[in-house]
RNA sequence: AAACUUGAGAGUUUGAUCCUGGCUCAGAACGAACGCUGGCGGCAGGCCUAACACAUGCAAGUCGAGCGCCCAGCAAUGGGAGCGGCGCACGGGUGAGUAACGCGUGGGAACAUGCCCUUCAGUGCGGAACAACGUCGGGAAACUGACGCUAAUACCGCAUAAUAUCUACGGAUCAAAGAUUUAUCGCUGAAGGAUUGGCCCGCGUUGGAUUAGCUAGUUGGUGAGGUAACGGCUCACCAAGGCGACGAUCCAUAGCUGGUCUGAGAGGAUGAUCAGCCACACUGGAACUGAGACACGGUCCAGACUCCUACGGGAGGCAGCAGUGAGGAAUAUUGGACAAUGGGGGCAACCCUGAUCCAGCCAUGCCGCGUGAGUGAUGAAGGCCUUCGGGUUGUAAAGCUCUUUCAGGUGUGAAGAUAAUGACGGUAACACCAGAAGAAGCCCCGGCUAACUCCGUGCCAGCAGCCGCGGUAAUACGGAGGGGGCGAGCGUUGUUCGGAAUCACUGGGCGUAAAGCGUAUGUAGGCGGAUUCAUAAGUCAGAAGUUAAAGCCCAGGGCUUAACCCUGGAAUUGCUUUUGAGACUGUGGAGCUAGAAGCUCGGAGAGGUUGGCGGAAUUCCCAGUGUAGAGGUGAAAUUCGCAGAUAUUUGGAGGAACACCAGUGGCGUAAGCGGCCAACUGGACGACUAUUGACGCUGAGGUACGAAAGCGUGGGGAUCAAACAGGAUUAGAUACCCUGGUAGUCCACGCCGUAAACGAUGUGUGCUAGUUAUCGGGAAGCUUAGCUUUUCGGUGACGCAGCUAACGCUUUAAGCACACCGCCUGGGGAGUACGGUCGCAAGAUUAAAACUCAAAGGAAUUGACGGGGACCCGCACAAGCGGUGGAGCAUGUUGUUUAAUUCGAAGCAACGCGAAGAACCUUACCUACCCUUGACAUGUCAGGUAUGAUUUCCAGAGAUGGAUUUCUUCAGUUCGGCUGGCCUGAACACAGGUGCUGCAUGGCUGUCGUCAGCUCGUGUCGUGAGAUGUUGGGUUAAGUCCCGCAACGAGCGCAACCCUUAUCGUAUGUUGCCAUCAGGUAAUGCUGGGCACUCGUGCGAGACCGCCGGUGAUAAGCCGGAGGAAGGUGGGGACGACGUCAAGUCAUCAUGGCCCUUACGGGUAGGGCUACAAACGUGCUACAAUGGCUGUGACAGUGGGCAGCGAGGCGGCAACGCCAAGCAAAUCCCAAAAAACAGUCUCAGUUCGGAUUGUCCUCUGCAACUCGAGGGCAUGAAGCUGGAAUCGCUAGUAAUCGUGGAUCAGCAUGCCACGGUGAAUACGUUCCCGGGUCUUGUACACACCGCCCGUCACGUCAUGGGAAUUGGUUUUACCUGAAGACGGUUUGCUAACCGCAAGGAAGCAGCCGGCCACGGUAAGGUCAGUGACUGGGACGAAGUCGUAACAAGGUAGCCGUAGGGGAACCUGCGGCUGGAUCACCUCCUUU
Repeated sequence: AAACUUGAGAGUUUGAUCCUGGCUCAGAACGAACGCUGGCGGCAGGCCUAACACAUGCAAGUCGAGCGCCCAGCAAUGGGAGCGGCGCACGGGUGAGUAACGCGUGGGAACAUGCCCUUCAGUGCGGAACAACGUCGGGAAACUGACGCUAAUACCGCAUAAUAUCUACGGAUCAAAGAUUUAUCGCUGAAGGAUUGGCCCGCGUUGGAUUAGCUAGUUGGUGAGGUAACGGCUCACCAAGGCGACGAUCCAUAGCUGGUCUGAGAGGAUGAUCAGCCACACUGGAACUGAGACACGGUCCAGACUCCUACGGGAGGCAGCAGUGAGGAAUAUUGGACAAUGGGGGCAACCCUGAUCCAGCCAUGCCGCGUGAGUGAUGAAGGCCUUCGGGUUGUAAAGCUCUUUCAGGUGUGAAGAUAAUGACGGUAACACCAGAAGAAGCCCCGGCUAACUCCGUGCCAGCAGCCGCGGUAAUACGGAGGGGGCGAGCGUUGUUCGGAAUCACUGGGCGUAAAGCGUAUGUAGGCGGAUUCAUAAGUCAGAAGUUAAAGCCCAGGGCUUAACCCUGGAAUUGCUUUUGAGACUGUGGAGCUAGAAGCUCGGAGAGGUUGGCGGAAUUCCCAGUGUAGAGGUGAAAUUCGCAGAUAUUUGGAGGAACACCAGUGGCGUAAGCGGCCAACUGGACGACUAUUGACGCUGAGGUACGAAAGCGUGGGGAUCAAACAGGAUUAGAUACCCUGGUAGUCCACGCCGUAAACGAUGUGUGCUAGUUAUCGGGAAGCUUAGCUUUUCGGUGACGCAGCUAACGCUUUAAGCACACCGCCUGGGGAGUACGGUCGCAAGAUUAAAACUCAAAGGAAUUGACGGGGACCCGCACAAGCGGUGGAGCAUGUUGUUUAAUUCGAAGCAACGCGAAGAACCUUACCUACCCUUGACAUGUCAGGUAUGAUUUCCAGAGAUGGAUUUCUUCAGUUCGGCUGGCCUGAACACAGGUGCUGCAUGGCUGUCGUCAGCUCGUGUCGUGAGAUGUUGGGUUAAGUCCCGCAACGAGCGCAACCCUUAUCGUAUGUUGCCAUCAGGUAAUGCUGGGCACUCGUGCGAGACCGCCGGUGAUAAGCCGGAGGAAGGUGGGGACGACGUCAAGUCAUCAUGGCCCUUACGGGUAGGGCUACAAACGUGCUACAAUGGCUGUGACAGUGGGCAGCGAGGCGGCAACGCCAAGCAAAUCCCAAAAAACAGUCUCAGUUCGGAUUGUCCUCUGCAACUCGAGGGCAUGAAGCUGGAAUCGCUAGUAAUCGUGGAUCAGCAUGCCACGGUGAAUACGUUCCCGGGUCUUGUACACACCGCCCGUCACGUCAUGGGAAUUGGUUUUACCUGAAGACGGUUUGCUAACCGCAAGGAAGCAGCCGGCCACGGUAAGGUCAGUGACUGGGACGAAGUCGUAACAAGGUAGCCGUAGGGGAACCUGCGGCUGGAUCACCUCCUUU
């Protein structure tokens, strides 16, 4: 010099957010245990459980220098048991008991203290015994009896006697031991010291009040006894005290401390090892000896247990060291030595010492070391992965070159002991030798948390600390490869602290998250205005003592280092003593007036109690008038009424409540209080201020008051009305609605004591911007039925700062502070059980645990939803027109059937859909028969050469197989059978799959919806999710535009740009057209010619609210008008935002994964997809006269055509056939348009309707049986306009009429397109449906097809009650009374002393007494176990019944109380808003 540096968070409630709040994790530690693994050494540690039971050995002896004796020996000497001395009260073990002066800390006075030290004094004389020993006995043994002998440092007496003790101050009393040749060691009395011990006191020392009262030696006094000593320690008497909410008593738990672990600290937990104290020694009691014990290895008694026994009686106590059994998850050797350190004895040598020192076992912990080092790229092989290129394991290995720590071998060999003595130990250490040689595992890899892939599995097996993984692509299970972490260990489990500010002293909260007592009063307690003096308890400062050692910390030092150890220091925050300070608090004194109280005056008020009075209304009764209904509801019915209701008019009775005034007005502490008058009475407020002088604030317990319901007794009873009855509603309706109706509602007295008893906000005081309204009182001014300003007290609204998680609060705080009280600590179980208190009861109050979950919750956000609101739109409704639903048929679907009836589509948004066309083919299905590198692709090899087409025959159902006829003979070329192509054959890679998964996907599509929305950047606001923009006022088809605005801009959508249609211009003019000119014909643009018109094509023009008027904010726009072919996006189309539906499609196609591979692939024939009790969708045709039939005959447009359209002619009744022109088409053809018009029929199952069936035909096609279309003749069904319900359409639309096309050999009532004729209606937005915007509520977010409650049934778990029963513990009373000490007695006996003796004193034994352990009896208290049966609770997979709550949850919900009900619940009374919506009133804000 130093003794210090010090504080981390994360996951999980939600769609997301902030907060509250619990659960969980990361850290450290351990006397640990378990799993896997295990080389060495050092240092430590090692029954936490049964204070359970113990075999065996050892753990306390020693002294012959106290004494006598015995044995061996010639002796020296050695050994032995006794008497005697000292020790055995230490050391060692354990933690059962103990909540206590036990322990810790600091003090105290009335004590003792062997051995040790110092000092003083002394050590004289004598006596009697008892063991051993001997003799004789008893007993199985343990042991023991009688007689006899004997020594002493054993015992006794006398003497001596103070600085000892007692004292009546005269005096009295008390000791000793010797051993020895010497030295020396002892002995006795006394004083002092040291050490150790006993006692007393202050403070501290666990939980429970569901333990509130405890105590008779109890508290004190006097006296006595007793003790080493004070003391009720004990006894007698006296008094009635003592302790307790500052927690007595009781119950439970526990040895206490230094310390240890953790923590930033404060704290929390703990009390192994080491150290101090205490307690205990089989259990309970007792004393003896002794300096010291009421004694772990002593004694006595009782008890339990074990052992021996000859049954008579005895013996024992490991919580000493080892060890055994048992218990348990679990804890070591029946080791060595006294060498060291200590202890006992001894003069000493020495002996003893399981204290101790060592060794053994155990990874139990801490620390250290090693398992090799360098080099080494064809980046080997193998493994794993792969996008098949490669990557990784990986310089890792091998190989090459080195080293030898540790272990092994050989040798030397300590310190520990300064001279002797070494268990450890031939140990540590050192030297040498050989050889990479003998030495690596464990856990983890979804996030927290460092570390990723493949395979297997398929909500299985399993994992999991929390969240959570696993249902066919699992980084989460299991394996593997790879990686991460630690390393002779690594994980798991358990426990403690931490994180947790999650009990908050440091350092939290209570409006809505858990949390303010319903309100007041007031006791104890806590806190307390201002001045001054004193004091010094608190407080502050200094000093002294103590705070054991060890430990922690610091500095040094020693083991090779470290762990470990040693030395010194620092610290020990505490307690005590003392000195000082005097601010603050306290205490005492004095005075003060700002707090508080109070006199006087005044006004306000539903404040309270009692009595009286009043009118309106309801009901009832009498009477009158009067007649058929009344009443009630969504609609009804029950009910009342011809015996006269309802209605109406007088009169009467009775009870209850007091309209208007009336008001976020008033009063009261709260509950609460409302007609008027009177009496009595409380409080608050204002003004002016005498008076008192801190008298104050709060308030645990206590006390009082305390809505409604309810209870008791007695009244009263009009209305209303739980229960109850009936009627409705309903699936049911124990409800909502209706008709009745009892308790009750009212009064008096007495209980109850609870409410959403709420401002969900305890009381009091002070401070901190304002604006405004109102109630009560006062003051000032003025322009006075009053107004303005101001002040005190109340009641509201808004609002700054500040606070808050936010919402919000804001001088009436939830702001800033102080004082005091109450309360909270995750959800459920539960405000429940048990116990106590109160109550007549109902019940109230106080108030847990087991078990269970990972959340429960608050505020706010975005959505979605509402049987919430506002606004708007849509063929959404309405207004209309026409349909569907009934019939027959067509077609699709379901279902059924089948060998197969292939597959898909499923509310809208599947169902004339995929399919724009299933006889074969298609075709995917079924049956049968065939093929296996395959019908198709690429690669290899070999052979052939193109090859393809074709005829005929045979077998076969055909595929196929076998034979056969004819025609043809590739391209390039370097001219090589070289290449390409093709065919055949072989083997293998592979092909192939309409097999599965649309919930692995791409692409495409549907739908909301052509709805007007969906977003972004920057900025701003908000802690944040988010908001703003995008809302608002207008307007629009539109988030279209305008205006405003903390927003300003932008994007995808809307619109426009595109196509088509409507008008015009212009250019062009064939195949189009024909006005003019000419020609021709029976007629026709037929011809010349022309391009004016129509038309076609191209390019342009045109429409923009542009113009005018009105309206509107002068804007956007809207309305009307003009002009115009067209007028307000002109009509139509294409075009579909962000997204939703795990929507559809693996069978269009593509594609991951899985599956099949002589088949789930490929081929062929036949069959099926066409079935048919039934049901549904979409259509066609009808039911007829707006029609049928017959006839006449005019006017379209889109399209299509060569394997085609096919004019025309002929044949046929017709479908059609034969012949055949023209046309690859503005030229030819399909092609006739049809409704129209005229005639006829005359209301009927018809001249409607055409199904069905028979028969004969036609066409296509290889083929019309299953299974095509069409025609002729014949047949002539149902059906006469369609129930509930439901669909389309707003103008060239609906309706109606025909025409064309795709597909296609043939087949359309379907689909797509085309034109002709051509309407009706829309008042309007209440309602239904869908959508958009804003707003509101929400317990929903898988988003209302949501969420969610209770009974019942089943299973599991813990728990309450419970007749009883078992055990522990404790209290009281009584009985009994071992051993023992104490007291008494003197029955027996007796060596020392006295005495000559008798005898005495004294002792021993006996007996008696009180005390007392165990034990017994009786009655309780308390705790625990079991328990038939029973109560509720929690959890559990998709059970049953309903629908209570969340939206106005469909009857708003909830609280208290009472009744009722399968259940959630319903109803009555009072209360709350934590109720939506609408209206009104009042107030506020802004202008």
This is a predicted structure of a 1487-nucleotide RNA (small-subunit ribosomal RNA) from Micavibrio sp. Lineage of the source: Bacteria > Pseudomonadati > Bdellovibrionota > Bdellovibrionia > Micavibrio. Its Rfam family is "Bacterial small subunit ribosomal RNA". Gene Ontology terms of the family: structural constituent of ribosome and ribosome. Its mean pLDDT, the model's own confidence on a scale to 100, is 85.